[in-house]
RNA sequence: UGAGUAUGAAAGACAAUCGCGUGCCUUGACGGGUAUGAGGAAAGUCCGGGCUCCAUAGGGCAGUGUGCUGGAUAACGUCCAGCGGGGGCGACCUUAGGGAAAGUGCAUAGAAAAGGAAACUACCUCAGUUUUUCUGAGGCAAAGGUGGAAAGGUGCGGUAAGAGCGUACCAGCGGUCAGGUGACUGGCCGGCUUAGCAAACCCCACACGGAGCAAGACCGAAUAGGGAAGGGAUGAAGUGGCCCGCAGACCUUCCGGGUGUGUCGCGUUAGAAUUGGCAGGUAACUGUCAAUCCAGAUAAAUGAUUGUCGCUGUGCAAGCAGUACAGAACUCGGCUUAUUGAUUGCUCAUGAU
RNA sequence: GCGGCUUUGGUGAAGUGGUUAACACACUGGAUUGUGGCUCCAGCAUACAUGGGUUCGAUCCCCAUAAGUCGCCCCA
Numbered sequence: 001u002g003a004g005u006a007u008g009a010a011a012g013a014c015a016a017u018c019g020c021g022u023g024c025c026u027u028g029a030c031g032g033g034u035a036u037g038a039g040g041a042a043a044g045u046c047c048g049g050g051c052u053c054c055a056u057a058g059g060g061c062a063g064u065g066u067g068c069u070g071g072a073u074a075a076c077g078u079c080c081a082g083c084g085g086g087g088g089c090g091a092c093c094u095u096a097g098g099g100a101a102a103g104u105g106c107a108u109a110g111a112a113a114a115g116g117a118a119a120c121u122a123c124c125u126c127a128g129u130u131u132u133u134c135u136g137a138g139g140c141a142a143a144g145g146u147g148g149a150a151a152g153g154u155g156c157g158g159u160a161a162g163a164g165c166g167u168a169c170c171a172g173c174g175g176u177c178a179g180g181u182g183a184c185u186g187g188c189c190g191g192c193u194u195a196g197c198a199a200a201c202c203c204c205a206c207a208c209g210g211a212g213c214a215a216g217a218c219c220g221a222a223u224a225g226g227g228a229a230g231g232g233a234u235g236a237a238g239u240g241g242c243c244c245g246c247a248g249a250c251c252u253u254c255c256g257g258g259u260g261u262g263u264c265g266c267g268u269u270a271g272a273a274u275u276g277g278c279a280g281g282u283a284a285c286u287g288u289c290a291a292u293c294c295a296g297a298u299a300a301a302u303g304a305u306u307g308u309c310g311c312u313g314u315g316c317a318a319g320c321a322g323u324a325c326a327g328a329a330c331u332c333g334g335c336u337u338a339u340u341g342a343u344u345g346c347u348c349a350u351g352a353u
Numbered sequence: 354g355c356g357g358c359u360u361u362g363g364u365g366a367a368g369u370g371g372u373u374a375a376c377a378c379a380c381u382g383g384a385u386u387g388u389g390g391c392u393c394c395a396g397c398a399u400a401c402a403u404g405g406g407u408u409c410g411a412u413c414c415c416c417a418u419a420a421g422u423c424g425c426c427c428c429a
Stems, first nucleotide, its partner, number of pairs: 001349006010340001012309007020037007039325001043336002046334005051212004058244004063208005068082005083097001084095004098203002103201002105197002120144002123139006152170006171193001173190007216264003219260001226255006238246001256428003271293001273292008310323005354425007363378003371409001380396005402418005
């Protein structure tokens, strides 16, 4: 200098003018004053909690989800640290990664043969034939061709030709010893070998009751507190796919009609809260101390203009252009997606000293 | 806001791990007819929403994203 990789942060600042929401103060009223007012993703709604209601949540079947090990957490499919596999020269990245000798299933096309099977070409032996050749009987799976995959791989020995038939190394399986909390790793021994798919059914282990703030509680208004069909004490709704249990009279569909954007839930609140310090831990995270109370709805506010500066690009300069994605709705922890310009660590290559 | 479902030629709509993805309407050309319609024959086309993963192989299974659509209060 170029190429790459990982990580944690930031998301413009100040001033003036005009304007909006909410709380408080003030005024007889109009109004005035003062404080405060979006995010890292507020988004997608993909997971998991709080909270509310239904037996404060029951039993069974079915179903759904997760799936290496250890830890973190309120919980998780999230996070942290590792192990094994795969990729990269490397920094590093990636991985739904239990079980295929419990059973069932899948495997188009191609191939001789697709699961414990087979012999098309080829090789070897024997017999027939005068020989070449051809035919028949047998051996073998080393070579060729098919396929994503052909029943361990390579070398040497061995053999009629061959073959784990024997042997050395490697892969795998089983046993044993050592190390590690564990996934697993290493050594030794053994017989030589039992393919793939479970994001196919399934088996195993673990977890899961359902619905959601349009939940739910209270106070009201209006209309036609109506019509039709069906179900219901042989048990409705709750209750969700079914049964049991609880409970005990309404329920479903269609037609028709109506009305509040009322108060609470709701964030003047007290917590898995925010910020900072210290301690423990490799880390996720935890403990403790101090300070703070920090948007909030009528799904409706949170803005606009001007000036100066900052950053990026361009230009000798003046200047000019640009300054992203986006917009709370009960709330919190994650994931994913959208998006701007920079920082720091590390790796590789090339050049110079 | 919350919950459910869907996405296959221009439109509707089958297929659900296996080679080149049906069918109907529409469109184009021809036949028939004096002309048009009906009917018959032949043809046309960027068809599996997008991007990854599992698998020998994906429209189909899994994940993420995008777009669309339906339901919700009261009488009750």

Two RNAs folded together computationally: RNase P RNA and transfer RNA, 429 nucleotides in total. It holds a member of the Rfam family "Bacterial RNase P class A". The prediction has a mean pLDDT of 76.